[in-house]
Context: one part of a larger RNA
Molecule: small-subunit ribosomal RNA, central domain
Organism: Marinilabiliales bacterium
This record gives sequence, structure tokens and C1' cells, in this order.
RNA sequence: UUGGGUUUAAAGGGUGCGUAGGCGGUUUAAUAAGUCAGUGGUGAAAUCUCACAGCUCAACUGUGAAACUGCCAUUGAAACUGUUAGACUUGAGUACAGAUGAGGUAGGCGGAAUGUGUAAUGUAGCGGUGAAAUGCAUAGAUAUUACACAGAACACCGAUUGCGAAGGCAGCUUACUAAACUGUUACUGACGCUGAUGCACGAAAGCGUGGGGAGCGAACAGGAUUAGAUACCCUGGUAGUCCACGCCGUAAACGAUGAUCACUCGCUGUUUGCGAUACACAGUAAGCGGCUGAGCGAAAGCAUUAAGUGAUCCACCUGGGGAGUACGUCGGCAACGAUGAAACUC
Repeated sequence: UUGGGUUUAAAGGGUGCGUAGGCGGUUUAAUAAGUCAGUGGUGAAAUCUCACAGCUCAACUGUGAAACUGCCAUUGAAACUGUUAGACUUGAGUACAGAUGAGGUAGGCGGAAUGUGUAAUGUAGCGGUGAAAUGCAUAGAUAUUACACAGAACACCGAUUGCGAAGGCAGCUUACUAAACUGUUACUGACGCUGAUGCACGAAAGCGUGGGGAGCGAACAGGAUUAGAUACCCUGGUAGUCCACGCCGUAAACGAUGAUCACUCGCUGUUUGCGAUACACAGUAAGCGGCUGAGCGAAAGCAUUAAGUGAUCCACCUGGGGAGUACGUCGGCAACGAUGAAACUC
């Protein structure tokens, strides 16, 4: 490089926006860069191929033809690609009307529970376990009642539910804000798809500064268990978990399945609309699920939400270990992250 692949065998980037680039709807005219045809020139010889001939044959050699698939010039063609000019509406977007949801940010409010404090009642245990002990308690605990304070999380509703690009999002409410969807077909008129580099977002843990600290709880201490027990169990408990601002940039960041478009049997549940519209209900649009065909697949299985049939663009793979290591470089306060080998070995 060609070819083959990427759910589970190696392999889809964590997600989006978007630059260059690649690719791109219907139609008219022009052009002639790509494209196609003709002609001319050139494409050294040798080599290669074919035919014939010469060494006894062959290798080898000679002669001739063909070829040299290319390049340049020129004359034409105009379907396709490109370019230029014009037109269109189905792709894309806008407008108007409707309606949905744990989508996001900031503020306010709420009750249950837990812990603590104060006061009261009250007396000897409480707590914990497989069984115990450490622990708490006559300086009055546990339990019960009243009041107060604190922080964190929001039972039931709740679902195979919904929303979001992904990470993720759940008490109620207010403000601001983003989005897909449905209906009308009014407007723009290809404005589109993908996207190397780049930029932004990105769970948990971790880091910096300042707060906060109820419960839980790495580390740590003690009690058990055990041959031992640096564990599982128990009693405590610091970071952390929470908030603000700033870093980190990774996850089995998973649907282990990149994005977009078109096409391809059925049955069934559900969410939000439209439909006279309240119930019921046939239809229809957009989502979320289940089952089963053709087809695909090594099989498991997937099956209109494809892993089916095609198209465009990006990313990635090429035996196991060594190794996501070393070295270098870039980023980071650090922890580390990104890029990423080889020797050797099987």
C1' cells in the first nucleotide's frame, strides 16, 4: 500500500461545539479544469513479449514486429464531477400557536428522622453479638416528655416512568434559562453531513484557600474471631463526605455497539401531543420498552432504537508477555494525566 475488521475474540475517541479537509438535494443555461474521442510530436539503446534466424541443442546472440499503459501540443464531444449565472422546495432553518419533563443556574420555605444542649419524670442498667467484650451509666445513663440548636438527605408518590450531548438529574416554591416534540405550511432557499488540530463540558476519589461538620466513615485505636487475623463482626474515630471559588481530566465514562441519511415482515405495552374531546377508541407524529420473522452472525444473539441492505465522514485494531512500562516531550501545585517504544522471551 492492497485487502480484512472494531457488542462479547485485538479494535468506537467519555461527550459536545466547531476550523481546515472530505462528501453533498431538484432543475436550466454557459464554460471546458477533471473526463472521453481523434490527430501530430516525443517516450534513447538494451531489457520484457511475439515471430524468424545463427552457434550440433540450450543458455546466449542476431534481425524484425509489438510494446513502452506516460508526457506535451492541437481539434472536437458535453453525459457525469467541477466552476459561473439563474430558478425550485422535499434536506436544513425561521415564524406563529400549543404542550411536556427529577434539563440547568440562583434564591426562599417545609416536615420526618438523627445527634447535641437545657429542664422534668424515673432507677439500674444500657448498648452490642453467632456468643462476647471493649464502650456508656449512681457525677443518675438507657427509656419517656417539653423546648431549643445544628448539619445532611428528601420516605410515600416512584414505574420496564421522564429529561439531558455525555457525566448526570428527585421535598415544595419563585426568578432567570436551554431543549427536543406536535400543529399550521406563513417565510428563507441547500444555508447541509462529518470533522484531523483546537475549544468547552466531564461521576467518584484526590489537591489548594476559606467556611461547615449532624449522620456515615478510609487511616488509626481498642474489643472479639483465629494457628495467625495488619481482615470479615463490634465500640470509638481523623481526613473526607457538605458549601464557595480554583485545579485535576480519569472510570466496566457500558448499549463494552461513533455520527448522519435512505430502505426493509409482524404482534404487543407505555410516555407526550394532534384528532369533535371529557371517558372509551380507530388513525397519525415523536420518544421509551418487550416478543418474534426474513436477513445477518463463530455462536450467544441482533432484528425499523439492527449487530439487516446501501451511502458519506471521523476514530481505532494487526499474536501473548515485556507495557500502557522506559526514554523524550507536553500538561499539572502535587497526585498523576496525555503521547508512547525497544531489547528479550513464549